Large-subunit ribosomal RNA, domain IV from an uncultured delta proteobacterium, 353 nucleotides, folded computationally.
The coordinates come from a structure-prediction model, not an experiment, and the mean pLDDT is 89.
The sequence was found in a public genome assembly.
Context: one part of a larger RNA
RNA sequence: CCCUGGUUAAGGAACUCGGCAAACUGACUCCGUAACUUCGGGAGAAGGAGUGCCUGCUGGUGUCAACCACUUCGCGUGGGGCAGCGCCGGCGGGUCGCAGUGAAACGGGGGUUGCGACUGUUUAACAAAAACACAGGACUGUGCGAACUCGUAAGAGGACGUAUACGGUCUGACGCCUGCCCGGUGCCGGAAGGUUAAGGGGAGUUGUCAGCGAAAGCGAAGCAGCGAACCGAAGCCCCGGUAAACGGCGGCCGUAACUAUAACGGUCCUAAGGUAGCGAAAUUCCUUGUCGGGUAAGUUCCGACCUGCACGAAUGGCGUAACGACAUCCCCGCUGUCUCGACCAGGGACUCA
Numbered sequence: 001c002c003c004u005g006g007u008u009a010a011g012g013a014a015c016u017c018g019g020c021a022a023a024c025u026g027a028c029u030c031c032g033u034a035a036c037u038u039c040g041g042g043a044g045a046a047g048g049a050g051u052g053c054c055u056g057c058u059g060g061u062g063u064c065a066a067c068c069a070c071u072u073c074g075c076g077u078g079g080g081g082c083a084g085c086g087c088c089g090g091c092g093g094g095u096c097g098c099a100g101u102g103a104a105a106c107g108g109g110g111g112u113u114g115c116g117a118c119u120g121u122u123u124a125a126c127a128a129a130a131a132c133a134c135a136g137g138a139c140u141g142u143g144c145g146a147a148c149u150c151g152u153a154a155g156a157g158g159a160c161g162u163a164u165a166c167g168g169u170c171u172g173a174c175g176c177c178u179g180c181c182c183g184g185u186g187c188c189g190g191a192a193g194g195u196u197a198a199g200g201g202g203a204g205u206u207g208u209c210a211g212c213g214a215a216a217g218c219g220a221a222g223c224a225g226c227g228a229a230c231c232g233a234a235g236c237c238c239c240g241g242u243a244a245a246c247g248g249c250g251g252c253c254g255u256a257a258c259u260a261u262a263a264c265g266g267u268c269c270u271a272a273g274g275u276a277g278c279g280a281a282a283u284u285c286c287u288u289g290u291c292g293g294g295u296a297a298g299u300u301c302c303g304a305c306c307u308g309c310a311c312g313a314a315u316g317g318c319g320u321a322a323c324g325a326c327a328u329c330c331c332c333g334c335u336g337u338c339u340c341g342a343c344c345a346g347g348g349a350c351u352c353a
Stems, first nucleotide, its partner, number of pairs: 001348008010339002014337001019334001027051005036041001038173001052095012067079004096100001108332004113327002115324002120132002136171007148157003174319004179249003184246002186242005193237003199231002204226005211218002250268005277311001278308001289305005
């Protein structure tokens, strides 16, 4: 010097990213317990008191003699409860120590806000969470040889189930709610018209070759190669519907008898221009916004404001009791975290073997 323990004057978080670590608390009995609340809870809230031993009195309870009744008379049954013994208490007196749950095991507490309702689940070996799941909600598919999944198939799961069922997707207890847009994309419905494949269809055309011609060339049938109209589904175009489908939810100018602001007006664009609620937020760049609270002093925190760079309604919005090894801020208690160190014990380090 390092590790693991122990003690520490005065102060008591001044330490630090942060009370990390440590300390305080701790059992049982009694008293007593707030806001809030889904009336269950919150609660062991908080906060307080007692606890050993000896002794007196007293209550309850188990066992139980006498005694009483019945008796099939039996070491029977029922009632009854003294003393003693066992157990559980209550009231009083006394007594010892610094200390009586005398050691050990054995909650520190309170307030605020965020997120997630909750118990659960997870990155085996850096993440336990506000992530996943979850009951509940909704949309959608599926009529049974179901949809869907695995398999080339047979077959199997779904399910020895049958729409109060099963699959898929989203949301995520509960409470109050969930606005506007169907132009784009998707899905569903429609079938008149447009477009359209193979195929059908063969107008026409080419090669070859009889024949004809003096030649150039013309050229039937057959065979072979191209091949126009026309007939050809779904799909697409088209017409509708649908947003708890994917998604989207404006700009400029002016205006009120102080000023400021603009209920109001004008104009452009759009499929429609963000409703309720919330808002410097796990979202706010400017920003340590401004005001208030808390501190002597507060980029954090809480309450407001609204100028929302760039909240917003099941990619759910806003609340919410209870819950949380979650995150933030504050307070009480407590402490070697610190001022600022010191000492002790054991084990290393070091020397020798």